This is a predicted structure of a 1511-nucleotide RNA (small-subunit ribosomal RNA) from a wastewater metagenome. Its Rfam family is "Bacterial small subunit ribosomal RNA". Rfam links the family to the GO terms structural constituent of ribosome and ribosome. The RNAcentral record of the sequence draws on SILVA.
RNA sequence: AGAGUUUGAUCCUAGCUCAGAGUGAACGCUGGCGGCGUGGUUAAGACAUGCAAGUCGAGCGCUCCAUUCUUCGGAAUGGGGAGCGGCGAACGGGUGCGUAACACGUGAGUGACCUGCCUUUAAGUGGGGGAUAACCCAUCGAAAGAUGGAUUAAUACCGCAUGUGGUCUAUGGCUUAAAUGCCAUAGUACUAAAGCUUGUGAAGGCGCUUAGAGAGGGGCUCGCGGCCUAUCAGCUAGUUGGUGAGGUAACGGCUCACCAAGGCUAAGACGGGUAGCCGGUCUGAGAGGAUGAUCGGCCACACUGGAACUGAGAUACGGUCCAGACACCUACGGGUGGCAGCAGUUUCGAAUUAUUCACAAUGGGCGCAAGCCUGAUGGUGCGACGCCGCGUGGGGGAAGAAGGUCUUCGGAUUGUAAACCCCUGUCGUUAAGGAGCAAAAACUGGGUUCAUAGCCCAGCUUGAGUUAACUUAAAGAGGAAGUAGUGGCUAACUCUGUGCCAGCAGCCGCGGUAAUACAGAGACUACAAGCGUUACUCGGAUUCACUGGGCGUAAAGGGUGCGUAGGCGGUUGUGUGUGUUAAAUGUGAAAUCCUGGGGCUCAACUCCAGAACUGCAUUUAAAACUACACAUCUCGAGUUUUAGAGAGGUAAGCGGAAUUCUUAGUGGAGCAGUGAAAUGCAUAGAUAUUAAGAGGAACACCAAUUGCGAAGGCAGCUUACUGGAUAAAAACUGACGCUGAGGCACGAAAGCGUGGGGAGCAAAAGGGAUUAGAUACCCCUGUAGUCCACGCCCUAAACGUUGUACACUAAGUUUUGGGAGAUUCGACCCUCUCAGAGCUCAAGCUAACGUGAUAAGUGUACCGCCUGAGGACUACGGCCGCAAGGCUAAAACUCAAAGGAAUUGACGGGGGCCCGCACAAGCGGUGGAGUAUGUGGCUUAAUUCGAUGCUACGCGAAAAACCUUACCUAGGCUUGACAUAGACUAGACCGGGUAUGAAAGUACCCUUCCCUUCGGGGCUAGUUUACAGGUGCUGCAUGGCUGUCGUCAGCUCGUGUCGUGAGAUGUGCGGUUAAGUCCGUCAACGAGCGCAACCCCUGUCCUUAGUUGCCAGCGAGUAAUGUCGGGAACUUUAAGGAGACUAACCUACUAUGUAGGUGGGAAGUGGGGACGACGUCAAGUCAGUAUGGCCCUUACGCCUAGGGCUGCACACGUACUACAAUGCAUGGUACAGAAAGAAGCAAGACCGCGAGGUGGAGCAAAUCUCUAAAACCAUGCCCAGUUCAGAUUGAAGUCUGAAAUUCGACUCCAUGAAGCCGGAAUCGCUAGUAAUGGCGCAUCAGCAAUGGCGCCGUGAAUACGUUCUCGGGCCUUGUACACACCGCCCGUCACGUCAUGAAAGCUGGUUUUGCCCAAAGCACGUCCGCCAACCGAAAGGAGGCUACGUUUUAAGGCCGAACUAGUGAUUGGGACGAAGUCGUAACAAGGUAGCCGUAGGGGAACCUGCGGCUG
Repeated sequence: AGAGUUUGAUCCUAGCUCAGAGUGAACGCUGGCGGCGUGGUUAAGACAUGCAAGUCGAGCGCUCCAUUCUUCGGAAUGGGGAGCGGCGAACGGGUGCGUAACACGUGAGUGACCUGCCUUUAAGUGGGGGAUAACCCAUCGAAAGAUGGAUUAAUACCGCAUGUGGUCUAUGGCUUAAAUGCCAUAGUACUAAAGCUUGUGAAGGCGCUUAGAGAGGGGCUCGCGGCCUAUCAGCUAGUUGGUGAGGUAACGGCUCACCAAGGCUAAGACGGGUAGCCGGUCUGAGAGGAUGAUCGGCCACACUGGAACUGAGAUACGGUCCAGACACCUACGGGUGGCAGCAGUUUCGAAUUAUUCACAAUGGGCGCAAGCCUGAUGGUGCGACGCCGCGUGGGGGAAGAAGGUCUUCGGAUUGUAAACCCCUGUCGUUAAGGAGCAAAAACUGGGUUCAUAGCCCAGCUUGAGUUAACUUAAAGAGGAAGUAGUGGCUAACUCUGUGCCAGCAGCCGCGGUAAUACAGAGACUACAAGCGUUACUCGGAUUCACUGGGCGUAAAGGGUGCGUAGGCGGUUGUGUGUGUUAAAUGUGAAAUCCUGGGGCUCAACUCCAGAACUGCAUUUAAAACUACACAUCUCGAGUUUUAGAGAGGUAAGCGGAAUUCUUAGUGGAGCAGUGAAAUGCAUAGAUAUUAAGAGGAACACCAAUUGCGAAGGCAGCUUACUGGAUAAAAACUGACGCUGAGGCACGAAAGCGUGGGGAGCAAAAGGGAUUAGAUACCCCUGUAGUCCACGCCCUAAACGUUGUACACUAAGUUUUGGGAGAUUCGACCCUCUCAGAGCUCAAGCUAACGUGAUAAGUGUACCGCCUGAGGACUACGGCCGCAAGGCUAAAACUCAAAGGAAUUGACGGGGGCCCGCACAAGCGGUGGAGUAUGUGGCUUAAUUCGAUGCUACGCGAAAAACCUUACCUAGGCUUGACAUAGACUAGACCGGGUAUGAAAGUACCCUUCCCUUCGGGGCUAGUUUACAGGUGCUGCAUGGCUGUCGUCAGCUCGUGUCGUGAGAUGUGCGGUUAAGUCCGUCAACGAGCGCAACCCCUGUCCUUAGUUGCCAGCGAGUAAUGUCGGGAACUUUAAGGAGACUAACCUACUAUGUAGGUGGGAAGUGGGGACGACGUCAAGUCAGUAUGGCCCUUACGCCUAGGGCUGCACACGUACUACAAUGCAUGGUACAGAAAGAAGCAAGACCGCGAGGUGGAGCAAAUCUCUAAAACCAUGCCCAGUUCAGAUUGAAGUCUGAAAUUCGACUCCAUGAAGCCGGAAUCGCUAGUAAUGGCGCAUCAGCAAUGGCGCCGUGAAUACGUUCUCGGGCCUUGUACACACCGCCCGUCACGUCAUGAAAGCUGGUUUUGCCCAAAGCACGUCCGCCAACCGAAAGGAGGCUACGUUUUAAGGCCGAACUAGUGAUUGGGACGAAGUCGUAACAAGGUAGCCGUAGGGGAACCUGCGGCUG
């Protein structure tokens, strides 16, 4: 510090996710030791048991026990017990319910206050009195306990005296911001006390009382600070203030009476939700964010609610009273209890310890003290819960052992790892030793001292932990390693299993037979007594942006203006000193963090010191800026004057054109409407036309890229009233300004209300078409509405998708309104300028597109708004509305994207250009028939397998009777039909034979080696082990080969340039070409693979060479033939060359090139072939071969026989033959090329009607053989199912072959089917082509061949042209497509799951108005009853207690209210769900452009009307 994830790729926006750190954690696996910490986060649920607050005999009386003494009564000493009394129990300890508050933090105030114990100062402590508990007796009660009587003490209680003082009153002074402060004086009224103890004593100690001061502690008040919610906007009657009174320690509506009507609130009152606050803790670079366990400070609470008492202090955790809930005891009458103290139990929960030891230390209470108490505390225990430290060994050791894993079988790796050798001894084990925490107090002695007060010194004593820390010795490598991960992020890879299963997953995503992603193994990586997972917090996230973001199109500018609060604000001067800056002082507790040291062996931990605590307050100083006050100025803003422009607004009036209607005339058959029609109108006279009239709405031309207005919007003309802007020049005011939350006003269209109006148009509705349907698009009608007046509604793509205002920042050009200059006779043109409206561009900005003085640039001020997509312009609530509805506006849940701009493709029922037998123009076919052949289907034991749109279907197969053959049935073999190697045995092998059998095979018989170094070797057979074998699977694991787009003209690269980038440029543009062929131009310049050419055949010529080919001339010969001699001319053969390059000339166009002509055998690629760019289709082939993996191994291998691949209701493809007269038949006659030939081609001759047979010359071939038909000539047929056609069938044959039954071909005789030119549709072909005729070859014994591959003969027609169909190329455009239109995608319906809204209601919770009842208690009142202290001679009084009453009030009850939660038949929409239904709304002109608002309609997407927008 970043990374992954939207896309084919890119940039941006934006969310999600990860890597880090942390935790009072939990869970999984594992677990050696120690130190230091830490441990009910949930139920403030309920609690058994034990303990957690007592102490004092030096305050008091009584009583019991022991000992001693005794005068025998008792006393003393020591110890125990309850009680009176004092102090404590308000601390310490726990918890976080409540609390949004002066509760907390921080800083002030208290001149408005209190304070036990402690310290200090001053003064005092005199003298009396009456009771009461305990104890005893009695009564009641189950108990808890209660009542009565009698008796007794005090440091308990009550008077009196004294008054240092204090309180009160008055006066004076001082201080202060302020007198309720302090001091002094005077007056006299009031006001205290307690004793105990040591000592022979003196005296001391501990107390008590009254005051002052201090310290520490507390109460109260104030400024500032810190949660969410406005879907909580108004709250408040003791409420706000005053006067008086009461009350309190004290101020105060704290309480009461009266008076006034205030107080709080948008800077968020009131309400709701949540929450103890802080020091700190975690995180972060910081700013921040989250948090508030342990430790520390404060607060609150103690079963729930209320209340007071005591006291210095409580409204009291282990006190009291009352009420309630719960639990326990009970004799049913009544009682008792409160672990949120420490342990512990139970429940809850993912989850949190011992019913331990000790007061030795520290601290607390009481006490003179000893001491007692102390679950505070100190220790130990349990838990890897956390942090820290240590160990599980160290060194050597290569035969790189064995084993494991992988393997290309060579090896690699585990791995110096182990073994083995040499060492060490931490921790643990055993044994021995062994500090420190302890020093005080007390006591003894000493010193100082008046002192037995204090202080100092010495001695003595005290340890829970402790069977410890630590040290030493011994033995012995001995007892001690796991967890997670290994596709990317993210360090680390292979094998096996599995086969979209099982499973994984933080995100992206893995798994459908070769999974580095699942599971196991090996190896590796990371951390390590731990490691992972889960949960939560911060970070990354600049993803709420103060530091530090945005709003044209990604989410986001309010529809527009006016304006309140608020925010901000021109110039100069003076003053103040609000903010601001600086310094000082106080405070900012300790701990923590940081820095430097010290102590535990180190560390964690801990101690000391420093720094820091960024804050707050006070004081002093400064005066630039800001603020305030007072003055000043004119530039901002405004006022006045003059002038012109304008669809600015409102109202009234007027006008002409057109549509429609009415009346009348003319006229006579259609009109209207559409893609085409129909509905409709019309002989009752339409349309058309003429004239007149009626009525409503809108205003052609002018007209514009124009003008005006804040926006919506505004258009005939005239008049009236009226708003705003602008220009020019002067004068005036003097900052009067900008923005603007709320608020107010305006606000298209549609819509609503009332009343008018209604010509045209036109939602709805009706009808006609279209269509599969057509609730639409098209047509004919047509109502609301559109219009007017008044009143509502308040929304739009209300858009420049761009808030308002001001300033500044290159240019060019057009235009509207005004002014000035120059010029002119005048005007125009021209120059400058102010205010608008447009276009193009610079810098800059921007993700890009773009914007660019009318900014989206650079700045300032203010407002509004945004924070992933969907849910959702929604629900609920509130406000507004007559309604429709509007404004405001969530959550659950789902997803990992949604989105913007641009790029490359692909696509379009987008555009442009171009090409192709693509169409058109032609010729001939297919589709109909029969047959052949292939395929599908069906059948079958098997009908082997593959190929399946074009690009499968006369395809693999250039030959299925057996073989082939892979299939089926049956019979057999098992190292095998075939290859290699090892071991053992035997010896030849070969050959011959017998039995059985369909054969294969099985069983058996006969015959039978070579070399040698004598070990053996070769060869063969048998047995055995490795292995062979597989047309078994996967072409979606592959190689190779092939098809197709397509012989289409394209596909790329280097360098440069442009762009953030994907990419672009080049390859574009203008021409041209068959061509990215070439030319020109151009930020491109070059190059490569393709095109073309080079290669082959063919067409012309030349040279060379002539045999088997040829024969012109010469000669010979034949019935005839190059037959012979010869020739080398020609043809021809086969080698080499020439030739054609738009080369030359003419003409047209600038270049390329094209067109025409000349020439030439050939002319514009001469014709044909081979040759197929980058790539596409997971195209085809594992059955040609090769090959990874998987599978079979007495079988999925091998052999054999027979069958099948030929099966037949049917469908399709490809062909052949035909349907005839351009024909058929018969007879005659002529002309090829290219091939092939030895188990071959086979002549002549003979036989057969023929297929063929006999026989065999010649030929391994320019020598021999095989060889034409159509054509042409002649004759017959005469338009018919025929002298066409030949299927089918019968009989007889030929040939091949072991073998023609399933299942061959051919011949002859007979038979003579369908068929008379073929529906929709569809194929081929542009010249030696189509069409047509025959010939050859491969395979092959034969043949299914009508197929395939070749060859030659005869030999056409047509092309105007590119509108349309199909395919393709280039450019451009749109796109929501990229698996790329066979794409994407919307809504209803049906099914399932989930969350949620409404709902008659039902059930809870919280708060609460009013009313009823009213406990305890305080206060007040009354004085029936009772009473020791004081007064009084007494009666009695004062006073007290009890009781009663009043006010208040907790709980309870009643009628309600508000908020909130749960549930609810039914119901609404929503989300999600590999393969449901209906359509096709959107994306391309998406096939009716889309979208926004509104209204109506419709199964649904949607359709239609009106207005708006261009996205």